[in-house]
Context: one part of a larger RNA
Molecule: large-subunit ribosomal RNA, domain VI
Organism: Candidatus Portnoyibacteriota bacterium
RNA sequence: UGUUGUUGUCUGAGUGGAACAAUCCUUUAGUACGAGAGGAACGGGGGUUGGAUGCCUCUGGUGAGCAGUUGUCAUUUGGCAGGCUGCAUAGCUACGCAUUAUAUCGAUAAGAGCUGAAUGCAUCUAAGCUCGAAGCGAUCCGCAAAACGAGACAACUAAGGCCGUUGAAGAAGACAACGUUGAUAGAGCUAUUGUGUAAGUUUCAAGAUUCGUCGAGAAAUUCAGCAUAUAGUUACUAAGAGC
Numbered sequence: 001u002g003u004u005g006u007u008g009u010c011u012g013a014g015u016g017g018a019a020c021a022a023u024c025c026u027u028u029a030g031u032a033c034g035a036g037a038g039g040a041a042c043g044g045g046g047g048u049u050g051g052a053u054g055c056c057u058c059u060g061g062u063g064a065g066c067a068g069u070u071g072u073c074a075u076u077u078g079g080c081a082g083g084c085u086g087c088a089u090a091g092c093u094a095c096g097c098a099u100u101a102u103a104u105c106g107a108u109a110a111g112a113g114c115u116g117a118a119u120g121c122a123u124c125u126a127a128g129c130u131c132g133a134a135g136c137g138a139u140c141c142g143c144a145a146a147a148c149g150a151g152a153c154a155a156c157u158a159a160g161g162c163c164g165u166u167g168a169a170g171a172a173g174a175c176a177a178c179g180u181u182g183a184u185a186g187a188g189c190u191a192u193u194g195u196g197u198a199a200g201u202u203u204c205a206a207g208a209u210u211c212g213u214c215g216a217g218a219a220a221u222u223c224a225g226c227a228u229a230u231a232g233u234u235a236c237u238a239a240g241a242g243c
Stems, first nucleotide, its partner, number of pairs: 005156006014143004020050008033038001051100005059094004065087005070081004104138003111131004161243002163179005184238003187234005193227003200221005207214002
């Protein structure tokens, strides 16, 4: 751009796929077979490894964050060395978890046949019919109406964009949510989660002491303080006016 309104849900002509591959154990079975010695298979069940696809409940990694501690600077809390150490939410992730199933059907190849003439017999073939492979087409998983043969169904009479607040969406476009008739983001609050009990104060206290005091450290206040990428809630801020 077309399909000649918009939106949504589908069909599936066609097209892609390796979505599975390898291997082991067990059962079949000490059976068939075999004088014995020995010793299977079709089929059934389970595992391992690799691949593929998805996910983050568990485990591990990373991780804003919290705490301890060393040096040094400032000195009320602290800063820096992204110092060292211990934990760690969300997200992302693999070393983690889940799925990767089981048969079957159709038309056939070589081949096996039925009926049956040409050729009164015979003949799988000439007419007709039945079977038959890890192969072919379905079954399974994606894409797919640009399939110009441009499809079907339902709802609606409009819609869409710029702009702004944003996102488990994202290179830019795009996609998705919201814009006061509002919970879209921030902020506040409450939970949750992480760390592990803040500062200050009080009461103790090893030890030191110039006997005046100084004092590492401990307990209580305090599941505190700090931080929360998560959830809920509240129009406080920004989604104005408009084109």